Molecule: transfer RNA
Organism: Anaerolineae bacterium
RNA sequence: AGGGGUGUAGCUCAAUUGGCAGAGUAGUAGAGUCCAAAUCUAUUGGUUGCGAGUUCAAGUCUUGCCACCCCUGCCA
Numbered sequence: 001a002g003g004g005g006u007g008u009a010g011c012u013c014a015a016u017u018g019g020c021a022g023a024g025u026a027g028u029a030g031a032g033u034c035c036a037a038a039u040c041u042a043u044u045g046g047u048u049g050c051g052a053g054u055u056c057a058a059g060u061c062u063u064g065c066c067a068c069c070c071c072u073g074c075c076a
C1' cells in the first nucleotide's frame, strides 16, 4: 500500500434483516447475616466509533474518515 473482519451500557454480547435500543455481569439501594459471602428484590447506566447521505423512519442501507484484528505485498 491492497483486501477482509470488528466497533452497541464499566465488561461480555443480543437486536427476528429499516419500525419502542435490550440481556447477562458489574455498580448502587434494600432484604438477608453476629459481620460478611452466597441468594433474593428494586434500580442507575447509551453521542449504537466520528461525520455526511438516502428514507416518513437508520444500530441496520450508501459513502468518507478513525481505532483494533487477520491475510497479501513493499521498504528497512
Stems, first nucleotide, its partner, number of pairs: 001072007010025004019056001027043005049065005